[in-house]
RNA sequence: AGAUGGCCGGAUGGCCGCGGCGCCCCGCAAGGGGUGUCGAGGAAAGUCCGGGCUCCACGGAAACACGGUGACGGAUAACAUCCGCCGGGGGCGACCCUAGGGAUAGCGCCACAGAAAUCAAACCGCCGAUGCCUUCGGGCAGGUAAGGGUGAAACGGUGCGGUAAGAGCGCACCGCGCGAGCGGCAACGCAAGCGGCAUGGCAAGCCCCACCGGGAGCAAGACCAAAUAGGGACGGCAUGUAAUCUGUUUCCGGAUAGCCGUCCGGGUAGGUCGCGCGAGGCAGCAGGCAACUGCUGUCCCAGAGGAAUGGCCAUCCAUCCGCGGUCACGCGGGGGACAGAACCCGGCUUACAGGCCAUCU
Numbered sequence: 001a002g003a004u005g006g007c008c009g010g011a012u013g014g015c016c017g018c019g020g021c022g023c024c025c026c027g028c029a030a031g032g033g034g035u036g037u038c039g040a041g042g043a044a045a046g047u048c049c050g051g052g053c054u055c056c057a058c059g060g061a062a063a064c065a066c067g068g069u070g071a072c073g074g075a076u077a078a079c080a081u082c083c084g085c086c087g088g089g090g091g092c093g094a095c096c097c098u099a100g101g102g103a104u105a106g107c108g109c110c111a112c113a114g115a116a117a118u119c120a121a122a123c124c125g126c127c128g129a130u131g132c133c134u135u136c137g138g139g140c141a142g143g144u145a146a147g148g149g150u151g152a153a154a155c156g157g158u159g160c161g162g163u164a165a166g167a168g169c170g171c172a173c174c175g176c177g178c179g180a181g182c183g184g185c186a187a188c189g190c191a192a193g194c195g196g197c198a199u200g201g202c203a204a205g206c207c208c209c210a211c212c213g214g215g216a217g218c219a220a221g222a223c224c225a226a227a228u229a230g231g232g233a234c235g236g237c238a239u240g241u242a243a244u245c246u247g248u249u250u251c252c253g254g255a256u257a258g259c260c261g262u263c264c265g266g267g268u269a270g271g272u273c274g275c276g277c278g279a280g281g282c283a284g285c286a287g288g289c290a291a292c293u294g295c296u297g298u299c300c301c302a303g304a305g306g307a308a309u310g311g312c313c314a315u316c317c318a319u320c321c322g323c324g325g326u327c328a329c330g331c332g333g334g335g336g337a338c339a340g341a342a343c344c345c346g347g348c349u350u351a352c353a354g355g356c357c358a359u360c361u
Base pairs, nucleotide, nucleotide: 001361002360003359004358005357006356007355008354010316011315012314013313014312015311016310018039019038020037021036022035023034024033025032026031041338045349046348048347049346050345051344052343053217054216055215056214066213067212068211069210070209072084073083074082075081086100087098088097089096090095101208102207106206107205108202109201110200123148124147125144126143127142130141131140132139133138156174157173158172159171160170161169175197176195177194178193181190182189183188221273222272223271224270231264232263233262234261235260236259237258243256244255245254246253280299281298282297283296284295285294286293287292317336319334320333321332322331323330324329
C1' cells in the first nucleotide's frame, strides 16, 4: 500500500418521564399511590427466497399448463442460503467474480459497416501455369483467399515446405474433436494414440432436458358476547263481523297480518386467546478442513393495541477544531452514524459516522 474474516457501534452515575408484569397500601367500585423487575437492532428496513403456525381446497397416481431452480459433494426443518471442491474469467499476489444443463431436437435473431453473419460467396488485391485473343505491352476465361479493407464477431494459429499464385495441400508445435489408460465418491483432471479441422455467437429469445412446487395469509384463525334493527318458538291481549288463503259451495271453523311478555339462534360494536420456552442465548467438551452436529452445565431475554423504549445534567472514551509547546502533552470549545420490533424463525439484499482484533499478500 492492499486482501480476507470476525467483533463493537459510546460507558458510568444522578434526576424527571413512558410501556409490560409481580407485590403492597387506599378505595364499594372506577381508579389512584408506592415498590421491585424487564424494556429494540445488526440491520428491527426491503418483503426478495425458505420454513413453522392457521384456515380453505383435495380419494390416489400420472399427464398437461404455469412458475421456479440448474456443474459436483455435503450442511440444514427447508432454501435461490451456507461450506468444501471443480470448470471459466480477472489480478504480480493475498484474493475476487461467475444465472455454471443443452447451440448435431427444432424455430428465430445477429443492427451499422461489409463481397459474405453460416453457406455459400470476393470489394481492393495476387496469379494468369492451362485455354482463347493479341498491335507481343498485355487482355479475357478462369484460379485463389496469403495480404489489405469492414465489423463486437470472418470459417483454426505460428513456422517451414509447396505452388503460376495460393490453400491443412504436406509436415512440426500449439489449439480443437474422439480418446486407450491412470487419479478422484463425483463434477473433473492428467494423458498414450487417432483425426487435417468437419461444428461462429445468442437459450437473461422461443424452446428442449432434469428436478421442485395446492391456495391464502396473524386484518390467519378460535372463543365470549351488548344496545338497536330484523328472524324464529311459545303464551297472553286486541279486533272489523273487514281482507286473503283453505276444507267443492253456504253456514260454521281454522290460519295469517297488530301489540305485549318470555325464550332461542345468527351477525355487529366490544373483549379474551393466538402472543413468545424458542429449529432459543451463553460457556465448556467431543466430532468434522468447514458449513454444522452431539453431550453437559447455565440463563429467561420487549410485547401491543396505530404502537412505550425518551429527555436533562455531571464525569469519562473514540474523534474533530483553535491556541500554546521541539516532542510527550496541556487548556478551551464542538461532538457520536444508519435507523425504530408488531405472529415467529433461517437466509439474502440494501443503509451505516467511527473504531478494534486476527490472518495473509

About this RNA
Model confidence (mean pLDDT): 75 of 100. This is a predicted structure of a 361-nucleotide RNA (Bacterial RNase P class A) from uncultured Rhizomicrobium sp. Rfam family: Bacterial RNase P class A. Rfam classes the family as a ribozyme.